[in-house]
RNA sequence: UCCGCGGUAGCUCAAUGGUAGAGCAGGGCGCUGUUAACGCCAAGGUUGUAGGUUCGAAUCCUACCCGCGGAG
Repeated sequence: UCCGCGGUAGCUCAAUGGUAGAGCAGGGCGCUGUUAACGCCAAGGUUGUAGGUUCGAAUCCUACCCGCGGAG
């Protein structure tokens, strides 16, 4: 330098054009003599950045940044 894959909640991952979700962690409540476990509830997002296409973009297109792998 080129090619491929990936970047979404604190963490691990979904959502393949139409309201961004789950599990775990953290918080509150219940349960218990207490803790743990279990149950319930709420909160938590500039979808890597900047543009473009579209009525509508996490999703499609372009450039760039970061990580991993490969080629030279």